This is a predicted structure of a 101-nucleotide RNA (Glycine riboswitch aptamer) from Kutzneria buriramensis. Rfam family: Glycine riboswitch aptamer. The family has 44 seed sequences and 9,425 matches in Rfam 15.1. The source organism's lineage runs through Bacteria, Bacillati, Actinomycetes, Pseudonocardiales and Kutzneria. Model confidence (mean pLDDT): 79 of 100.
[in-house]
RNA sequence: ACACCCCGUGCGGGAGAGUCCGCGCCGGUCACCAGCCGGUUCGGCGCCGAAGGAGCAAAUCCUCCCCGGAACCUCUCAGGCCCAAGGACCGUACGGGACAG
Numbered sequence: 001a002c003a004c005c006c007c008g009u010g011c012g013g014g015a016g017a018g019u020c021c022g023c024g025c026c027g028g029u030c031a032c033c034a035g036c037c038g039g040u041u042c043g044g045c046g047c048c049g050a051a052g053g054a055g056c057a058a059a060u061c062c063u064c065c066c067c068g069g070a071a072c073c074u075c076u077c078a079g080g081c082c083c084a085a086g087g088a089c090c091g092u093a094c095g096g097g098a099c100a101g
Base pairs, nucleotide, nucleotide: 005097006096007095008094009093010092011091012090013089018045020044021043022042024040025039026038027037028036029035046081047080048079052077053075054074055073060068
C1' cells in the first nucleotide's frame, strides 16, 4: 500500500396480503337534505411477512449428557394489507476497519 470479508452512506432493483364490514367526525359534489367519493379515530372479522423480535435441527475431538447451534424455516408480538413510505436481499460507487498474502 492492498483482495475476499465486515460496518456506514448514496444510487438502482425489490414481494406478499381487505383500497372488507359497522358507528362517529372532517372535506368535496349538491341551494339544502339524502345519495356518492375521499380522509380519519375506534370496534369487528379475515389475511401477509422480506424491517425488528421470538423459536428450533443436523453436523459439531472417542462414548454419553449439558451448553452452544442458521435461515427469505416457523410464530405472527411488533409491523403491514390502493398509492406513498417501509422493505430482507441483490448490484454498484464512495468512506472507514483489518487479517492472510